[in-house]
Large-subunit ribosomal RNA, domain II from a Ktedonobacteraceae bacterium, 684 nucleotides, folded computationally.
NCBI's taxonomy places the organism under Bacteria, Chloroflexota, Ktedonobacteria, Ktedonobacterales, Ktedonobacteraceae.
The full RNA is in RNAcentral, with records from ENA.
Rfam family: Bacterial large subunit ribosomal RNA. Gene Ontology terms of the family: structural constituent of ribosome and ribosome.
The coordinates come from a structure-prediction model, not an experiment, and the mean pLDDT is 83.

Context: one part of a larger RNA
RNA sequence: GCCUACGAGUUACUCUCACUGGCGAGGUUAAGCACUUAAAAGUGUGCAGCCGGAGCGAAAGCGAGUCUGAAUAGGGCGUGCAGUCAGUGGGAGUAGACGCGAAACUUUGUGAUCUACCCUUGGUCAGGAUGAAGCCCCGUUAACACGGGGUGGAGGUCCGAACUAGUAAACGUUGAAAAGUUUUUGGAUGAACUGAGGGUAGGGGUGAAAGGCUAAUCAAACUGAGAAAUAGCUCGUACUCCCCGAAAUGCUUUUAGGAGCAGUGUGAGGGUUGAGUUUGUUAGAGGUAGAGCUACCAAUUGGACUAGGGGGAGUCACAUCCUACCAAAUCCAGAUGAACUCCGAAUGCUAACAAAUAUACCUUGCAAUGAGGGCGCGGGUGCUAAGGUCCGUGUCCGAGAGGGAAAGAACCCAGACCUGCAGCUAAGGUCCCUAAAUCUAUACUAAGUUGAACUAAGGCGGUCCAGUUGCCGAGACAGCCAGGAGGUUAGCUUGGAAGCAGCUAUUCCUUUAAAGAGUGCGUAACAGCUCACUGGUCGAGCGACAGGGCAUCGAUAAUAAUCGGGCAUCAAGUAUAGUACCGAAGCUCAGGAUUGCAGCAAUGCAGUGGUAGGGGAGCAUUCUAACAUCGGAGAAGCCGAGGGAUAACCCAGAGGUGGAGAGGUUAGAAAAGCAAAUGUAGGC
Repeated sequence: GCCUACGAGUUACUCUCACUGGCGAGGUUAAGCACUUAAAAGUGUGCAGCCGGAGCGAAAGCGAGUCUGAAUAGGGCGUGCAGUCAGUGGGAGUAGACGCGAAACUUUGUGAUCUACCCUUGGUCAGGAUGAAGCCCCGUUAACACGGGGUGGAGGUCCGAACUAGUAAACGUUGAAAAGUUUUUGGAUGAACUGAGGGUAGGGGUGAAAGGCUAAUCAAACUGAGAAAUAGCUCGUACUCCCCGAAAUGCUUUUAGGAGCAGUGUGAGGGUUGAGUUUGUUAGAGGUAGAGCUACCAAUUGGACUAGGGGGAGUCACAUCCUACCAAAUCCAGAUGAACUCCGAAUGCUAACAAAUAUACCUUGCAAUGAGGGCGCGGGUGCUAAGGUCCGUGUCCGAGAGGGAAAGAACCCAGACCUGCAGCUAAGGUCCCUAAAUCUAUACUAAGUUGAACUAAGGCGGUCCAGUUGCCGAGACAGCCAGGAGGUUAGCUUGGAAGCAGCUAUUCCUUUAAAGAGUGCGUAACAGCUCACUGGUCGAGCGACAGGGCAUCGAUAAUAAUCGGGCAUCAAGUAUAGUACCGAAGCUCAGGAUUGCAGCAAUGCAGUGGUAGGGGAGCAUUCUAACAUCGGAGAAGCCGAGGGAUAACCCAGAGGUGGAGAGGUUAGAAAAGCAAAUGUAGGC
């Protein structure tokens, strides 16, 4: 993991609602007793009690009223409407109360054969090394002291087996082993190791102290009991079909993953002045979007004007004057604001009327929900960040299948009762994968741009389009040939400055077809090359500017890339226009089922996605009763072509096996249905 069996809303009492039945202003007996019966039980009796029949008040009490009150006021609660006893079902309460599940708490006991420490009594420690004190001898000293040599054998001394420990590494990790093996390592006469016997017990012991150890269990052992502790938590909770169908919000909460009330769902009942919804018309309230501000408040740019201040001039000191400075008030122009408004929509909201439609509301049973989420729009917050967060509004997912977007909760299309080898479309598509156009017309793109999602500032003589403007057969533009001069090396500066380091200049004049007191190279300075400008040659267009389309660079991510792929260039890319086709559970057609409404019916109309959840109708299993049946001429069970029903399921069957009970109808009663609970047991 699979298979088989078992495995979870039960029972008692009380309350409440609905339905069914009895009796009814009443209803009903309980225990007990008597009788009947094989028993379960039934019948009778029993009037104690309970509920109803009157309420109000704290009460005395009064009473269809009563309480409050001074009140014959007002107000509160009453006065109308039938109950009660059983049964069945929904729900609640008390009980273990749908099942399994703690960690813990209390209490009775059992443990020191493991281990910690202690007590008593025993045992063990190869060999080697070092050589303390003391003592002896010699030397030495006045004597001690001291020196040398011997002897001696101390030590939580040294090396190293047994023994003990467990340092490092490897192996082992469903192990050989629920802590080991190998190599290596510490101690090894000591606070050493060890045998046997004994002691200390659970908030207690013991601890050279690690919260260690206390029988593979320790921040409080193990065992029985309280005990089915409690669990606002997790998991599981078993047959079918039909109708409807949510919520993830508000307030409160030792409350936030739980509850209470409301909201939203469902079932039953109800009545009316038809309340609900939509559309239209009319009439309203309001201060948003926008807009505006010499209409207020606040903030604000430039200018004008001008208090005040700063600076300057002036003066003995004032006065006075100036000001490309700062700047109030005022004026002109511009312009901002969620907490500004002289203004001011659209929507939405309210009311009346009309039309359409079919809800709405009240009472009551039963819920679930109270973690929501994405997207569009209007906002707050944040970085006008987030698949962020908080509101409002709509929609979808949630609880929604189908088609498209390669793939995909919520993006686009579209809401699945069933059947069909029928048709038309939506989004999206039509070269191949792949259903349908290698369709028609006109352009653009050369970058595989693109054909999916992703791009910017900026750059660019890529190319196309439509403009504005200049030059041009009196010859443009480009190329080629030729010229490009003189005063003069302008003046100044400078070591030099000659067109070309720098400064100055109405940068002038002359010869000219034209030629700057010089456009750029160049020289130390000259020289030299070149340009502007002009002529010739050539022969038709050539420049400048701003705009638009498509391209281009900018362009960077980790295994090898890619538009979904193959691939595609007058396209299978991009743009515009058009025709045809494909394409869904949409719509239509044919047949069928079912729900609601209408109807006498025939039939018609509208429906039939669905989680939590509410309601309805059934199937199967076991047992009981009654009735009618089957069975050794073979019951149940098992194997075995099939048939039927909307489903749970039902039925037949030759034959085989099996060997004693079994099913049908109508009622009743339940130990009444398994895929899940790291479910329990067994098997594989």